[in-house]
RNA sequence: AUGUUAUCAAGAAAGGUGGAGGGACUAGACCCGUUGAAACCUUAGCAACCCUUUAACUAUAGAGAAGGUGCUACAUUCUACCACGACGUUUCUUUUUAGGGAAACUAAGGCUAGAUAACAC
Repeated sequence: AUGUUAUCAAGAAAGGUGGAGGGACUAGACCCGUUGAAACCUUAGCAACCCUUUAACUAUAGAGAAGGUGCUACAUUCUACCACGACGUUUCUUUUUAGGGAAACUAAGGCUAGAUAACAC
């Protein structure tokens, strides 16, 4: 770097160095920032993916936090594609039995992208 799976509206900040940007990319919006941005370091904390442990064959559930990561403004800050109805569910239909088509319902959703973890390569 790529792939798979899971999660992403909860939670948790002080100090030092630094000195103008930052909230991933593009566009728009809205914000944060010289009362000090990014980045780095120290300490503290949050969470519980890996991990430890208890009950269990597993699945799963409870507890824990020494260690490996991660995280500690704003929903992944919001919008972008899908309301000409997606994804999904139900019903009908077709017959290629893999699937295709139609209708109804609806969106804190789905798709894509990204981030993080674990595993694989």